[in-house]
RNA sequence: GCCGACGUAGCUCAGUGGUAGAGCAGGGCUUUCAUAAGGCCAAGGUCGCAGGUUCGAUCCCUGCCGUCGGCA
Numbered sequence: 001g002c003c004g005a006c007g008u009a010g011c012u013c014a015g016u017g018g019u020a021g022a023g024c025a026g027g028g029c030u031u032u033c034a035u036a037a038g039g040c041c042a043a044g045g046u047c048g049c050a051g052g053u054u055c056g057a058u059c060c061c062u063g064c065c066g067u068c069g070g071c072a
Stems, first nucleotide, its partner, number of pairs: 001071007010024004018055001027041004048064005
């Protein structure tokens, strides 16, 4: 330098056009003599950045950035 994959909550990951979810972690409540486990509730997101297409973009297209892999 070229090619490919990935980037979504603190962490691990779903979601492939129609207002973004789960598990774990953290908080509150419940339960218990107490702790753990269990149950319930709420919070936590510029979906890497910018532009384009579209009535509408996490999703499609382009560029850039980062991580990983391959080729030279």